[in-house]
RNA sequence: GGCCCGUUCGUCUAAGGGUUAGGACACCACCCUUUCACGGUGGUGAUACGAGUUCGAAUCUCGUACGGGCUACCA
Numbered sequence: 001g002g003c004c005c006g007u008u009c010g011u012c013u014a015a016g017g018g019u020u021a022g023g024a025c026a027c028c029a030c031c032c033u034u035u036c037a038c039g040g041u042g043g044u045g046a047u048a049c050g051a052g053u054u055c056g057a058a059u060c061u062c063g064u065a066c067g068g069g070c071u072a073c074c075a
Stems, first nucleotide, its partner, number of pairs: 001071007010025004018055001027043005048064005
């Protein structure tokens, strides 16, 4: 250099074209408890970036960035 794969809340993980982008842990508030822990209820919080296709994109296509793998060249 070429090819392939991956990137979603702080972390892990669903959603395979029409969703309010869901769940668990963590965090915050309240409840429970003599206190803490456990437990219960609620809340905050994410589609790496840009463009394209489409009535509609986290999802399909291209590019960029980052990470990983395979491979070629060079002494």

Model confidence (mean pLDDT): 83 of 100. This is a predicted structure of a 75-nucleotide RNA (transfer RNA) from a Bacteroidota bacterium. Lineage of the source: Bacteria > Pseudomonadati > Bacteroidota. It matches the Rfam family "tRNA".